[in-house]
RNA sequence: GUCCCCGUAGUUAAAUGGAUAGAACAGAGGUUUCCUAAAUCUCUAAUGUAGGUUCGAUUCCUACCGGGGACA
Numbered sequence: 001g002u003c004c005c006c007g008u009a010g011u012u013a014a015a016u017g018g019a020u021a022g023a024a025c026a027g028a029g030g031u032u033u034c035c036u037a038a039a040u041c042u043c044u045a046a047u048g049u050a051g052g053u054u055c056g057a058u059u060c061c062u063a064c065c066g067g068g069g070a071c072a
Stems, first nucleotide, its partner, number of pairs: 001071007010025003018055001027043005048064005
């Protein structure tokens, strides 16, 4: 340099055009307990950036950014 794959809560990870973006772990608070652990309930928190297509984009297209891989 060319090509391929990936990028979603703090972490892991689902959703492949139609929801209020779903869950687990973690975090905060409550209940329970003499206390702790465990259990249980509630809350907080996310689509890499910028454009485009579409009535509607996490999903499709383009460029860029970041990570990984193959070839040279």